Record summary:
RNAcentral holds the sequence, with entries from ENA. Predicted 3D model of a 73-nucleotide RNA (transfer RNA) from a Caldilineaceae bacterium. The same sequence occurs in records of 2 taxa.

[in-house]
RNA sequence: GGACCCGUGGUGUAGCGGUUAGCAUGCGGCCCUGUCAAGGCCGAGGUCGCGAGUUCAAAUCUCGUCGGGUCCG
Numbered sequence: 001g002g003a004c005c006c007g008u009g010g011u012g013u014a015g016c017g018g019u020u021a022g023c024a025u026g027c028g029g030c031c032c033u034g035u036c037a038a039g040g041c042c043g044a045g046g047u048c049g050c051g052a053g054u055u056c057a058a059a060u061c062u063c064g065u066c067g068g069g070u071c072c073g
């Protein structure tokens, strides 16, 4: 330098172009318990790496760019 894959709450991940971006874990509160753990309920936390384009509508499609990985030279 070239090809391909990945980037989504703190962490790990799901998400046919169309409902309020879901789940687990962690965090906060409450319940339960003699206490802790476990368990139950509720809550906060994401401008979907960044920028532009296509579209009535984009996490999703296209282009550029940044970071990580694999392979090739």
Stems, first nucleotide, its partner, number of pairs: 001072007010025004018056001027043005049065005